[in-house]
RNA sequence: CGGGGCGUAGUAUACCGGUAGUACAUACGCUUCGGGUGCGUAGAGACCGAGUUCGAUUCUCGGCGCCCCGA
Numbered sequence: 001c002g003g004g005g006c007g008u009a010g011u012a013u014a015c016c017g018g019u020a021g022u023a024c025a026u027a028c029g030c031u032u033c034g035g036g037u038g039c040g041u042a043g044a045g046a047c048c049g050a051g052u053u054c055g056a057u058u059c060u061c062g063g064c065g066c067c068c069c070g071a
Base pairs, nucleotide, nucleotide: 001070002069003068004067005066006065007064010024011023012022013021018054026042027041028040029039030038047063048062049061050060051059
C1' cells in the first nucleotide's frame, strides 16, 4: 500500500428492517448463627457521523479501532 472480516450491558455472546435477548458478573431481598450455595427482583448495551426508509443494531457511504491474508 491492496483485499477481507469484526465492532451489541463490566465480560462473553445471540438476533439482523418493526420491543435488543441469554449466561456470568454487580446491587438488593429471601434462605443461614455467619459465609457460601440456591431462589427472586433490579440496574446496565447496538464504535462515531451522514444517507436510504413510515421505521435502521440490521441496508449504503465515510471515519476510527481491532484481527486475518497478500505485497
Predicted 3D model of a 71-nucleotide RNA (transfer RNA) from a Patescibacteria group bacterium. Rfam family: tRNA. By type it is a transfer RNA. Rfam's curators write: Transfer RNA (tRNA) molecules are approximately 80 nucleotides in length. The coordinates come from a structure-prediction model, not an experiment, and the mean pLDDT is 82.